[in-house]
RNA sequence: AGGGCUGUGGCUUAGUGGUAGGGCAUCUGCCUCGCAUGUAGAAGAUCCCAGGUUCAAACCCUGGCAUCUCCA
Numbered sequence: 001a002g003g004g005c006u007g008u009g010g011c012u013u014a015g016u017g018g019u020a021g022g023g024c025a026u027c028u029g030c031c032u033c034g035c036a037u038g039u040a041g042a043a044g045a046u047c048c049c050a051g052g053u054u055c056a057a058a059c060c061c062u063g064g065c066a067u068c069u070c071c072a
Base pairs, nucleotide, nucleotide: 002070003069004068006066007065010024011023012022013021018055026042027041028040029039030038048064049063050062051061052060
C1' cells in the first nucleotide's frame, strides 16, 4: 500500500426501511439486626462521523475514522 469483519446505554448483545429490545451492572421500595439472595419498579443509547437515496434510514449507497484480521 491492498482485501475482509466489526462499530447500538457503564459492559455485553438483539434488531434485513415505519418512533431501539433483552441480560449484567446502577438507583429506589419491599424483605433482613445488617449484607447477600429474592422480588417490584425506575433511570440510562435518536445507533462511530459526514453526505446521499427515500414520505420515512440503526438498516440501503458513498466517503472517512477506529478496533480486529488476511496477504505481501